[in-house]
């Protein structure tokens, strides 16, 4: 210098463990905030608080188990996963 490839937030599925089912979760909508490839910067997402609206599938029996059911949690594997500029690995 060329060219090529790794890495974030996170997002599907798949496989375990849980929670709810006496409605907490999840979703939405508004405000605020914070974290987002090694640096900078930008966008797209994302997560947390608070508010406000809405609101669900149960069935068996041995009554605390089972099958079910939630746009339900968390872990692990897979897969996929930054616009420019600098970095970084490999090659030239």
């Nucleotide at each position: 210098c060329a060219u090529a490839g790794a890495g974030u937030a996170g997002u599907a599925a798949a496989g375990g463990c849980g929670c709810g089912u006496a409605a907490a979760g999840u979703g939405u909508u508004g405000c605020a905030a914070a974290a987002u490839g090694g640096g900078a910067u930008g966008u797209c997402g994302u997560u947390u608080g608070c508010a406000a609206a809405c609101g669900a599938a149960a069935g068996g029996u041995u009554u605390a188990c089972c099958u079910g059911c939630g746009g339900u949690g968390c872990c692990u594997u897979u897969a996929c996963g930054c616009g420019u500029c600098c970095g970084c690995u490999a090659u030239u």
The RNA shown here (THF (Tetrahydrofolate) riboswitch aptamer) has 92 nucleotides. The sequence was found by an Rfam model in a public genome assembly. The model forms 94% of the base pairs in the Rfam consensus.